A computed fold for a 72-nucleotide RNA from Opitutaceae bacterium TAV5, annotated as transfer RNA.

RNA sequence: GUCCCUGUAGUUCAAUGGAUAGAACAGCCGUUUCCUAAACGGUUAAUCCGGGUUCGAUUCCCGGCGGGGGCA
Numbered sequence: 001g002u003c004c005c006u007g008u009a010g011u012u013c014a015a016u017g018g019a020u021a022g023a024a025c026a027g028c029c030g031u032u033u034c035c036u037a038a039a040c041g042g043u044u045a046a047u048c049c050g051g052g053u054u055c056g057a058u059u060c061c062c063g064g065c066g067g068g069g070g071c072a
Base pairs, nucleotide, nucleotide: 001071002070003069004068005067006066007065010025011024012023013022018055027043028042029041030040031039048064049063050062051061052060
């Protein structure tokens, strides 16, 4: 340089055009315990950025940015 894949809570992943974007772990609060851990209940938190298509975009298209890989 070129081609391919990829980007969603702090982390790992769902959601393949229509919900209030969901779960686990983590965090915080509480119950329990002499204390801690475990268990149980509650709770905070996210769609990389800008356009386009569509009645409607996390999803499809284009560009940018970041990450991974192939070739040179």
Description:
Lineage of the source: Bacteria > Pseudomonadati > Opitutia > Opitutales > Opitutaceae. Rfam family: tRNA. Its Rfam clan is "tRNA clan". The family's RNA type in Rfam is transfer RNA. Its mean pLDDT, the model's own confidence on a scale to 100, is 80.